[in-house]
Molecule: glmS glucosamine-6-phosphate activated ribozyme aptamer
RNA sequence: GCCCCAUCAUAAGCGCCAGCGCCCGCCUAUGGCGGGACGACGAGGAGGAGAGAGUAUCGAAGAUUUCGGCGGAAGCUCUCCCGCACCGUUCGGGUGCGCACGCAGCGGGCAAAUAUGCGGGCGACCGCAAAACAGAGAAGCUGCGGCCGGACAGG
Repeated sequence: GCCCCAUCAUAAGCGCCAGCGCCCGCCUAUGGCGGGACGACGAGGAGGAGAGAGUAUCGAAGAUUUCGGCGGAAGCUCUCCCGCACCGUUCGGGUGCGCACGCAGCGGGCAAAUAUGCGGGCGACCGCAAAACAGAGAAGCUGCGGCCGGACAGG
């Protein structure tokens, strides 16, 4: 370095299921028991550490469940550290920010589910395939705005 076997993991818009509703079987049948299925579709999102609160961004589908509930989470707030910007360099403070200043405008590639087809299941449903259709936001461009002090360099 390669091959084989076993186990574990492969999850963060994520995991789980005691409720309602749904499917199947049985029974003493408006009910009960047992078993099962469903229970959020993708896009976007992380400087490090700690703490806190708890309906954490965006649209798509649907119009009974994407209901209801539990646990988390990259969002939010605070503290510290690191880094970036604030028009020569550097240091200190302050503000904003996190491949990194704010505001406004322009711009903007790119999705999955549903539906369809195929397959599996008695069924509720599940898996796979190729195509279509978002919004937020990012890149990029334009305009306006972007602090104080010390030292050094330059004029």